The RNA shown here (glmS glucosamine-6-phosphate activated ribozyme aptamer) has 168 nucleotides and comes from a Halanaerobiaceae bacterium.
The sequence was found by an Rfam model in a public genome assembly.
RNA sequence: GACAGUAUGAUAGCGCCUGAUCCUGUCAGGCACUUCUUGGGCAGGAUGACGAGGAAGGGAGUUAAUCGAAUAAUUCGGCGGAUGCUCCCGGGCCUGAAGACCGGUCCUGAAACUGGCUGUUAAAACCUGGAGGUAACUGCAGGGACAGAGCGGCCGGGAGGUCUUCCA
Numbered sequence: 001g002a003c004a005g006u007a008u009g010a011u012a013g014c015g016c017c018u019g020a021u022c023c024u025g026u027c028a029g030g031c032a033c034u035u036c037u038u039g040g041g042c043a044g045g046a047u048g049a050c051g052a053g054g055a056a057g058g059g060a061g062u063u064a065a066u067c068g069a070a071u072a073a074u075u076c077g078g079c080g081g082a083u084g085c086u087c088c089c090g091g092g093c094c095u096g097a098a099g100a101c102c103g104g105u106c107c108u109g110a111a112a113c114u115g116g117c118u119g120u121u122a123a124a125a126c127c128u129g130g131a132g133g134u135a136a137c138u139g140c141a142g143g144g145a146c147a148g149a150g151c152g153g154c155c156g157g158g159a160g161g162u163c164u165u166c167c168a
Base pairs, nucleotide, nucleotide: 014080015079016078017077019076020047021046022045023044024043025042026041027040050068051067052066057089058088059087060086061085062084090107091106092105093104094103096166097165098164099163100162101161102160113157114156115155116154117153118152119151120150126143127142128141129140131138132137
C1' cells in the first nucleotide's frame, strides 16, 4: 500500500474560511522614559448551527429546503453540499373484474385531507468536576430542566369523469 473480515463511531445544522472579531509572536511607529497605551505591517492560530425531523423507482432542474430551543458577536457574512420543492418517465390506488383517454393522489408499507386518543428519552444553553493549549479557545464526564413541527399506532370520517368489455 492492496484485499477481506470484525468492532466502534459518524452519516447533512452537514463541511469549509478569502470577510468580521479575538489570541500569540514579531517589526516599525506614537506617547513616554517605563510601567503603560493606541492603531498598523508581517507570520501563525481561535471562533464560525443546539437538537427534533427529513432519502429509499429512475432522471433533469432549482436553492433563503421543515420545526422549535438558546444567544444578543458570529446560529453574523461568504463558499460548497443537502434527504426540500418543481418537471418528465415508470409504477400503485381512485371497480366486483379488466382495458383506453383525461383528472387526482401517492412511491412498492404506493390516500391526500380530516376528528379523537396515544407514542415518538430534545440537545445546547445552565450548574459541578477533570483534561489539553502561553492565550483566544477546545474537548470530556456528571447533574437536573424546558419545545415545536413532522412521523407512527388505534378508533372514525373521506375518493373521480367519459367510453368499451366481462360477471352478478